A computed fold for a 151-nucleotide RNA from Qingrenia yutianensis, annotated as glmS glucosamine-6-phosphate activated ribozyme aptamer. Rfam family: glmS glucosamine-6-phosphate activated ribozyme aptamer. Rfam classes the family as a riboswitch. About the family: This entry contains a glucosamine-6-phosphate activated ribozyme that is found in the mRNA for GlmS. GlmS is an enzyme that uses fructose-6-phosphate and glutamine to generate glucosamine-6-phosphate.
RNA sequence: UGCAUAAUUUAAGCGCCUGAACCGAUUUAUUCGGCUGACGAGGACGGGGCUAAUCGAAAAUUCGGCGGAUACCCCGCGCUUUGCACGAGCGUGAGCAACUUUUUAAAACCGCGGAGCAAUCGGCGGCACAAAGAAUUUUGCAGUGUGAAAA
Numbered sequence: 001u002g003c004a005u006a007a008u009u010u011a012a013g014c015g016c017c018u019g020a021a022c023c024g025a026u027u028u029a030u031u032c033g034g035c036u037g038a039c040g041a042g043g044a045c046g047g048g049g050c051u052a053a054u055c056g057a058a059a060a061u062u063c064g065g066c067g068g069a070u071a072c073c074c075c076g077c078g079c080u081u082u083g084c085a086c087g088a089g090c091g092u093g094a095g096c097a098a099c100u101u102u103u104u105a106a107a108a109c110c111g112c113g114g115a116g117c118a119a120u121c122g123g124c125g126g127c128a129c130a131a132a133g134a135a136u137u138u139u140g141c142a143g144u145g146u147g148a149a150a151a
Base pairs, nucleotide, nucleotide: 014067015066016065017064019063020036022034023033024032025031039056040055041054045076046075047074048073049072077091078090079089080088081087083146084145085144086143095141096140097139098138101135102134103133109126110125111124112123114121115120
């Protein structure tokens, strides 16, 4: 260093690569090999189903394809809606809307240095700028039926 076996660990812009871009080689061939193939924020009650699953940043191949995934749908359970039932909306900080404030962005870029013929890859340091979501503040709104109590 390679092969086989067994065990353990490892993920969600996550894993993989036969199209394609790019690089190298030369036998120019339906050639071989290599490399690229998502930058962070955000997101999990349980079970099942399903796939074009939120937000913005970027010099935009972050193209294309396959698989997966905290999204979404159904059911169950739970919370709110004055007690209960149904309905509706939500998910344990558990109703909706608007407003206030908060919530370390990272790549990119610059510099240093390493590997490789190269495409390209890794490490260290510096540096600025988001949106959604969530929490919080204030205000407003929140069904049908039925029962009790109070006024």

The source organism's lineage runs through Bacteria, Bacillota, Clostridia, Oscillospiraceae and Qingrenia.